[in-house]
Parts: sequence; structure tokens; C1' cells
RNA sequence: GCCCCCAUAGUUCAAGGGACAGAACAGCGGUCUUCUAAACCGCCAAUCCAGGUUCGAAUCCUGGUGGGGGCG
Repeated sequence: GCCCCCAUAGUUCAAGGGACAGAACAGCGGUCUUCUAAACCGCCAAUCCAGGUUCGAAUCCUGGUGGGGGCG
């Protein structure tokens, strides 16, 4: 220098162009318990950035940023 893959919640992952973007763990509050833990209930919290296509984009296209891999 060229090519490929990835980027969603604090973390690990879902989400065939249309639903309120979901789950688990973590965190916070509550119930229970003499207390803690466990269990149960609830709450909080996210689409890497900028454009484009579309009635509608996390999803498709272009460029960029970051990470990983391959070739030279």
C1' cells in the first nucleotide's frame, strides 16, 4: 500500500427494511429474612461518526474513525 471481517446498554450477545431496538449478567430500589446471601418483582441504560437511497435504515450504499485478520 491492497483486500476481508467487526463496531448495539457498564459487560457478553440478539434483532430477515416497518413492533416500544430485546435477553442475560452487572448496577439501583423493593418483597422476603433477626441480618446477609439466595429467590421473586420493578427501575436504569445502547445502535462508532458524516452523508446517500427509501414513505420508512441498527439493517442497504459511499466516505471516515477504531479494532482484528490476510497478502505484498
A computed fold for a 72-nucleotide RNA from an Anaerolineales bacterium, annotated as transfer RNA. It matches the Rfam family "tRNA". It is annotated as a transfer RNA. The source organism's lineage runs through Bacteria, Bacillati, Chloroflexota, Anaerolineae and Anaerolineales. The same sequence occurs in records of 2 taxa.